A computed fold for a 1415-nucleotide RNA from an uncultured bacterium, annotated as small-subunit ribosomal RNA. Model confidence (mean pLDDT): 81 of 100. The RNAcentral record of the sequence draws on ENA and SILVA. It matches the Rfam family "Bacterial small subunit ribosomal RNA".

[in-house]
RNA sequence: GGCAGUGGCGGCAUGCUUACACAUGCAAGUCGAACGAGAAAGCUUCUUCGGAAGUGAUUAAAGUGGCGCACGGGUGAGUAACGCGUAGACAAUCUGCCCUUCAGUCCGGGACAACUUUUCGAAAGGGGAGCUAAUACCGGAUAACAAUGUUUAACAUAAGUUGAAUAUUUGAAAGCUCCGGCGCUGAUGGAUGAGUCUGCGUCCCAUUAGCUUGUUGGUGCGGUAGAGGCGCACCAAGGCUACGAUGGGUAGCGGGUUUGAGAGGACGGUCCGCCACACUGGAACUGAGACACGGUCCAGACUCCUACGGGAGGCAGCAGUGGGGAAUAUUGCACAAUGGAGGCAACUCUGAUGCAGCAAUGCCGCGUGAGUGAAGAAGGCCCUUGGGUCGUAAAGCUCUUUUAUGGGGGAAGAUGAUGACGGUACCCCAGGAAUAAGCACCGGCUAACUACGUGCCAGCAGCCGCGGUAAUACGUAGGGUGCGAGCGUUGUUCGGAAUUACUGGGCGUAAAGGGCGCGCAGGCGGAGGUGCAAGUCGGAGGUGAAAGCCCGGGGCUCAACCCCGGAGGGUCUUUCGAAACUGCAUCUCUAGAGAGGGUCAGGGGCCGGCAGAAUUCCUGGUGUAGAGGUGAAAUUCGUAGAUAUCAGGAGGAAUACCGGUGGCGAAAGCGGCCGGCUGGGGCCACUCUGACGCUGAGGCGCGAAAGCGUGGGGAGCAAACAGGAUUAGAUACCCUGGUAGUCCACGCCGUAAACGAUGAGCACUGGACGUUCGGAGGGUUCGACCCUUCUGGGUGUUUUAGCUAACGCAUUAAGUGCUCCGCCUGGGGAGUACGGUCGCAAGACUAAAACUCAAAGGAAUUGACGGGGGCCCGCACAAGCGGUGGAACAUGUGGUUUAAUUCGAUGCAACGCGAAGAACCUUACCUGGUCUUGACAUCCUCGGACAGCUCCAGAGAUGGAGUUUCCUCUUCGGGGGCCGAGUGACAGGUGCUGCAUGGCUGUCGUCAGCUCGUGUCGUGAGAUGUUGGGUUAAGUCCCGCAACGAGCGCAACCCCUGCCCUUAAUUGCCAUCGGGUCAAGCCGGGUACUUUAGGGGGACUGCCGGUGACAAGCCGGAGGAAGGUGGGGAUGACGUCAAAUCAUCACGGCCCUUAUGUCUUGGGCUACACACGUGCUACAAUGGUUACUACAGUGGGCUGCCAUCUGGCAACAGAGAGCAAAUCCAUAAAGGUAAUCCCAGUUCGGAUCGGAGUCUGCAACUCGACUCUGUGAAGUUGGAAUCGCUAGUAAUCGUAUAUCAGCAAUGAUACGGUGAAUACGUUCCCGGGCCUUGUACACACCGCCCGUCAAGCCAUGGAAGUUUGUGGUGCCUGAGGUCAGUAACCGAAAGGAAUCUGCCCUAGGGUAAACCAAA
Repeated sequence: GGCAGUGGCGGCAUGCUUACACAUGCAAGUCGAACGAGAAAGCUUCUUCGGAAGUGAUUAAAGUGGCGCACGGGUGAGUAACGCGUAGACAAUCUGCCCUUCAGUCCGGGACAACUUUUCGAAAGGGGAGCUAAUACCGGAUAACAAUGUUUAACAUAAGUUGAAUAUUUGAAAGCUCCGGCGCUGAUGGAUGAGUCUGCGUCCCAUUAGCUUGUUGGUGCGGUAGAGGCGCACCAAGGCUACGAUGGGUAGCGGGUUUGAGAGGACGGUCCGCCACACUGGAACUGAGACACGGUCCAGACUCCUACGGGAGGCAGCAGUGGGGAAUAUUGCACAAUGGAGGCAACUCUGAUGCAGCAAUGCCGCGUGAGUGAAGAAGGCCCUUGGGUCGUAAAGCUCUUUUAUGGGGGAAGAUGAUGACGGUACCCCAGGAAUAAGCACCGGCUAACUACGUGCCAGCAGCCGCGGUAAUACGUAGGGUGCGAGCGUUGUUCGGAAUUACUGGGCGUAAAGGGCGCGCAGGCGGAGGUGCAAGUCGGAGGUGAAAGCCCGGGGCUCAACCCCGGAGGGUCUUUCGAAACUGCAUCUCUAGAGAGGGUCAGGGGCCGGCAGAAUUCCUGGUGUAGAGGUGAAAUUCGUAGAUAUCAGGAGGAAUACCGGUGGCGAAAGCGGCCGGCUGGGGCCACUCUGACGCUGAGGCGCGAAAGCGUGGGGAGCAAACAGGAUUAGAUACCCUGGUAGUCCACGCCGUAAACGAUGAGCACUGGACGUUCGGAGGGUUCGACCCUUCUGGGUGUUUUAGCUAACGCAUUAAGUGCUCCGCCUGGGGAGUACGGUCGCAAGACUAAAACUCAAAGGAAUUGACGGGGGCCCGCACAAGCGGUGGAACAUGUGGUUUAAUUCGAUGCAACGCGAAGAACCUUACCUGGUCUUGACAUCCUCGGACAGCUCCAGAGAUGGAGUUUCCUCUUCGGGGGCCGAGUGACAGGUGCUGCAUGGCUGUCGUCAGCUCGUGUCGUGAGAUGUUGGGUUAAGUCCCGCAACGAGCGCAACCCCUGCCCUUAAUUGCCAUCGGGUCAAGCCGGGUACUUUAGGGGGACUGCCGGUGACAAGCCGGAGGAAGGUGGGGAUGACGUCAAAUCAUCACGGCCCUUAUGUCUUGGGCUACACACGUGCUACAAUGGUUACUACAGUGGGCUGCCAUCUGGCAACAGAGAGCAAAUCCAUAAAGGUAAUCCCAGUUCGGAUCGGAGUCUGCAACUCGACUCUGUGAAGUUGGAAUCGCUAGUAAUCGUAUAUCAGCAAUGAUACGGUGAAUACGUUCCCGGGCCUUGUACACACCGCCCGUCAAGCCAUGGAAGUUUGUGGUGCCUGAGGUCAGUAACCGAAAGGAAUCUGCCCUAGGGUAAACCAAA
């Protein structure tokens, strides 16, 4: 300042961005007391009625003249400057009007306006002739204190200043008058104002580094009020610059405003001071003052008038207009006040100023009512329905009248007159709560919460973020909070931000040490003395305008506002003083630094020479089929003789061992031996110099590898390249070859993770242990040497204090200090573009911005992960046994189909799962048909038994007709049960959401883990404990340990089973006694045994030996039914999977309510090209079939199990005993014995299908099981792959039960019979546990993440063309420069030349016309 919605009053302030263009009006005139001239209307008088006189009139208008117009007012374009600020200087200056003082104002003269007349022009404006006045103009006189000399005095000194005397020269004036005055001239001083000069301060860019010829200085002259290159002539060659010149950009400066604790930062609107400007550029005139906003002249642009010939104009004065813009006011009143100009004055003028108008633009003040009022009204909202809240709020009652409205009075501002404001401020009266409240926000930051709607939609958002059906964040409502005639938003500035760090930061790893050295400038600098006083410190003087800020007081009712007084403010200036510190000067010193002497170590550098081993190549010999190479191969070499081996030769490069966190060097870097030249360093003892030092912007030099240039050289190696492999591909890793290059000389390049990611120098601050080079002492020895102690230099390890965000550093600091340099300021863009410098090139150095993100980064922690490491476990692998995958069938799933094939479960951890039984029912699905308080529950009213039976219609539900007909309690009123009808509250839902939930369950996993308290450590997250050494099935136990304890898990306690004892004894058993049968516990009897089921015992590494750490434990043994958790079961830590289930059940929310509820018929869940899972039966001889024969354990049974008999081939049927069961039902099968089959699609295998039946059930068609007979499919041991199992286990064999009318059961759950093989071991696959390591992962590797591509969009490049703008060249024109003229102008004037311009004639060109133009 604006936008949207809202808006009562008053006071005081404030109010164009385009220095864009301006219509109209006004903003500077005044003086008759300088001068001449001088109307008109009107009025009066007279009149011959034509007019005249007077007045108007000391008039108006104009002219000469004086003063003013240089003030006041506006704007900020330009200006980076003596422009401004501050402090000074002028001994280098001027100053009208005003004041002070002194002196004077004399004598003359000629003109020009006005006016008259004439003339040109459209106009603006001129020209000619004539008359005239002055305080207009001119001449003369007089005057010096003016100017120029000379002499001299005082003061001072850088030029000088002041005074006295004297000579010469020039040189003033104006009058008017009301007689009071007002003016004029020269000079002095003052005041005021102006001019000039100087010190210091005053923005950004070095991707602007060199600039300058009047430039710097001198002499002289000119010019100016005045110093000065200000101008000119001559002479000299200077002047400025890294303390930033020159150039570019931006900008009026200050008092101040705003922010800040301050230091600082940003800004310069109103008010005050200064400057600059006045359409743009230039110039002077007049004047005291201007190079002049409302003056002049010239040039230019623009606008206007025109008769086309020519003229006029300048709002950045006040109003106002157009344009521009997000945006800023009235063409107002008055000179009453304050000031200004002129005038003696009256007075005139004044858009300065005083006021009013407009605008919530800002600041300040006031109001929109006050008191009372609970039935806590109505209504709204919320609600657990009980209530709460808006809320004393409203209404009602009682008051008041600020403000607004109407009426009346009425100021100050005025010191005599004069009041625009203004009938204003203020006062009084009247009536009536009457005329006056909104805006934003309510998830956190940040004061303020609920409901509904919406459903990642619509939307919000300053940051974090909210919204995917329970949103305090969206929208609305109710409520609340904040402010209030305003509120919120946006923009901007400072703050917070110590986030540019002067106050007050950093650079090992976060951004940041130059690759290294030498060194000019600069910065910093040892000890003592003396002096000076620049810095420093103190006192005093001057100044720092006013306003503003602050303090005190006062005036408008208060406040804002205004007034008075005080204080404060400078890196300022002058002066006096101090002398510690810095500085300067000077004299000394030796601790820093350097030099001389001795000695020592060294891959320090450069040059030359020499040496041996090895590779390759060449020649020759021996020799024969391979060699080479790899994970495995191939390319390659080799019968033309390789590889191998011997001898000889050539050539290049590099120097094994010694060799070492060992040495040297500033860094880069340096390694065979010898020689030459040469740099640096350490140590020792004395002598010398006397601060000579440190650092170091620019500068100079050195500087790995690669690369470049020229010329050599080339053995090996080896980018590029070729081939062979690997691979999905393999432009790679591996192999065979191979060129630049690597080497040398000379010259470039100038960069690296050039790293200790740690600049250089000096000083100080603890230990321990190595190593290297010196020096000194001691011991020992014949001695080299060795041992040891001390002391310097270097190079390492480890640790304290201290530091650090941590990691870590720690006398070789990243500790404590000082000095100097370099560098950093979020990530990306980018070390890139442009510009500059360097380079042959490659490229290097210097080095941005637009745009974009909300992070990027460091160190450490806990997890998770790794085709990282260590240790360990598990039927995890291995070793075995048997399967699946192939066939047929059963069953489940997917898919498909269908009116429906109801729903759920989907890697392990869904798929013979929910379902321990789908023909109807179940049933949730489909079709058709019904019912609507309902099939079911509670409440209310009325009536009645309900119901059964019979008949009719119907598929049935249901409907109709007939018939029979209550129970119970009682106070006898009635109540209750049951049924029907009605009414509405409600019922009902296997409808949705398992991602709103409870409960229950699966899984990792019966894996050994998961945690806590206190303490300790860490800034913290966290760690420790729980890690370590052993051991275990086990975080099991032992030992150790800044840990000590504890909890949930492990184990044990519980159940079954295995041995023994005891108690009891029927339905079980039968040893002994008796009886008895063909036989038989059959009977008496018994309770010993078996068994049954109660209670006990037993096993604990308890014992022995070995081992282990004198431990825990492990190995072996004894005894024992059983031996090291005996075997099995139950038991499932903290947690994970938003795992499963809303269809077991429960439950929030949502949905349906004559239907998504309810009843019912029939159908479906049983479909069938196909795919998968789980099973069964097999493929046969370890077998099939037939006959005979032996041995179990669970469990079940009255709507039941059913012996036995009869019938039937059989399923089964008919009779019928026993058993509510250790009593009856009730026979196990594999096995054994015997016979047969003889290796085949079979006497294997049994699917499928035909026929005939049985049973259950209302009913076996879709869709049951079983029986008999016939039929007799596939299949001959199963690809890739894959599953289970470690002992009474696998394998194999039967038996029983739940569900159930029956059964699709080959399933599930239990039971017993027979009864194996194998485990070397832990490399590998899978899963898991502990420790450790890396990490850019944390939804945690099914992670994260890079690049291309696809689609869309944005920016950019190219592009046939098109359009606009700009540049180059050509032509024209202009600016600037220069030369010569010239306009205005200057100059005292004239002449000439040149140039320019105008006019006339004419060839030509061109136009509609105006016109252009050569000679």